[in-house]
RNA sequence: GGAGUUGGCCGGACAGUCGCUGUGCCUACGGCAUAGAGGAAAGUCCGGGCUCCACAGGGCGGAGCGCCAGGUAACGCCUGGGAGGCGCGAGCCUACGGAAAGUGCCACAGAAAAUAUACCGCCUACGUCUGCCACGCAGACCGGCAAGGGUGAAAAGGUGCGGUAAGAGCGCACCGCGCGGGUGGCAACACGCCGCGGCACGGAAAACCCCGCUCGGAGCAAGACCAAAUAGGGAAACAUUAGUGCGGCCCGCACUGUUUCCGGGUAGGUUGCUUGAGACGCGCGGCGACGCGCGUCCUAGAGGAAUGACUGUCCUCGACAGAACCCGGCUUAUAGGCCGACUCCCUCU
Repeated sequence: GGAGUUGGCCGGACAGUCGCUGUGCCUACGGCAUAGAGGAAAGUCCGGGCUCCACAGGGCGGAGCGCCAGGUAACGCCUGGGAGGCGCGAGCCUACGGAAAGUGCCACAGAAAAUAUACCGCCUACGUCUGCCACGCAGACCGGCAAGGGUGAAAAGGUGCGGUAAGAGCGCACCGCGCGGGUGGCAACACGCCGCGGCACGGAAAACCCCGCUCGGAGCAAGACCAAAUAGGGAAACAUUAGUGCGGCCCGCACUGUUUCCGGGUAGGUUGCUUGAGACGCGCGGCGACGCGCGUCCUAGAGGAAUGACUGUCCUCGACAGAACCCGGCUUAUAGGCCGACUCCCUCU
């Protein structure tokens, strides 16, 4: 100098004028003071708080999650680690439990796709038969093989030596694999430690399924409080004068009447509403996520919904985007700029 990897940060600045919303004060139809969007306020995909409803306990069913350890209020999130894959490297990626519990599946091609099998090929040692120029050779049958070829995404351990008629874990060495043990590690797991086994176990669980863990439902239009008008409900008192019903009559009862009281609930209003798993600084513990202690601070809260407009100066001329109960994550969008750590290549000293 070039090419990259990774972790963070900023997201026009200043001044003036006029407005908008909340709050406080005052001499109150107004005035003054003060505060007023984001890193994603977004998607509403996870997890929790809060609220109401349901709920003895257990089972069936269903959904989600799925290497290990830790963090956390909790998580499908985060941190650290393991394994596998990619990259020269910094580093990145992973739906990463079980296929020797069972059932099913593996297109096309191919002999055969999991009870292994034989298309081309290789062999003729053994057995039977035939021919001939008859010690032998050739052929047929019965057979043997899975080394080579070929198919496929995948072919039943690999390489080498021995062995054989040809071959083959058939035997051996090394590698791989499985089982048991040992060592290290909390664990996942690792081992150029030991022993046993010629090898028994193809793939796929994003097929059903099995195993382990977790899980009640609805959501601030949750919910709570105050409470008209109109209509209806309940109770008490009065009147039983009148009407209707109980087949007629009497009594009685019910309904219709008047007054007072009560409760539910609609409109409307108030609340829930922002002091909180809070922010910042310092110290301590931890590799880290994070935790603990001390100090300081209060930082939108509307309900048709505020956060805007104009002017001036300057610059690198300004992206994505606008709170609606709150918080922790994830994901997605984002002009431009800044900082830290690290890797590889080239050059010079």
The RNA shown here (Bacterial RNase P class A) has 349 nucleotides and comes from a Pseudomonadota bacterium. RNAcentral holds the sequence, with entries from ENA. The prediction has a mean pLDDT of 78. It is recorded under the gene name rnpB.